[in-house]
A computed fold for a 95-nucleotide RNA from a Bradyrhizobiaceae bacterium, annotated as TPP riboswitch aptamer (THI element). It was read from a public genome assembly, where an Rfam model found it. Its mean pLDDT, the model's own confidence on a scale to 100, is 78.
Formats: sequence, structure tokens, C1' cells
RNA sequence: GCGACACUCCUGGGGUGCUCCGUUCCGGAGCUGAGAUCACACCCAUGGAACCUGAUCUGGUUCGUACCAGCGAAGGGAGGAGCCAUGACCGACAU
Repeated sequence: GCGACACUCCUGGGGUGCUCCGUUCCGGAGCUGAGAUCACACCCAUGGAACCUGAUCUGGUUCGUACCAGCGAAGGGAGGAGCCAUGACCGACAU
């Protein structure tokens, strides 16, 4: 000079798909996932791939919407306080 990562509190943002069966908009079983329509859960909050758009996207691969990569330095997307702090980090000077 800068007040970091983490943590806490408050506040806010977000998703809820696919397959099969019953059979009919409800119920059951299974798959992936942190979470699969409600759980005071889960994830995320600007150094923001939580989530949305592009997108019924593209390539590989697979039983598969599972997996890997691209798209993606793309366009959007919800923040304050406290504490950590006699401090992490950075720069200059001196020895």
C1' cells in the first nucleotide's frame, strides 16, 4: 500500500430433469446429481459456470438426456455487515 482466503450473521438469487410401469395429471419403481416441486433442504451471490439464453447445439463415447471435451475471454445473472487482523499478500528502502 492493500484489508485477502476461510468463518459468522443478515439479505437475496436459482433448479427440480430423464426412463419404465400402473393408469391419467395422480401414484409407484429406477438413473444421474449437492439437490429431481417444497425440503425453514440443497446450491450460489460480482475474483459471480449456482442458474438462464444460444440449445431440440457440436464432437467423442454410451444402454442412456449418464460420462469427456467444445461452445466459453459468448450474452445475462443475486451483496451488505462483522470477524479473522498486533494479519495473508504486494511494493519501496535499509542492513
The source organism's lineage runs through Bacteria, Pseudomonadota, Alphaproteobacteria, Hyphomicrobiales and Nitrobacteraceae.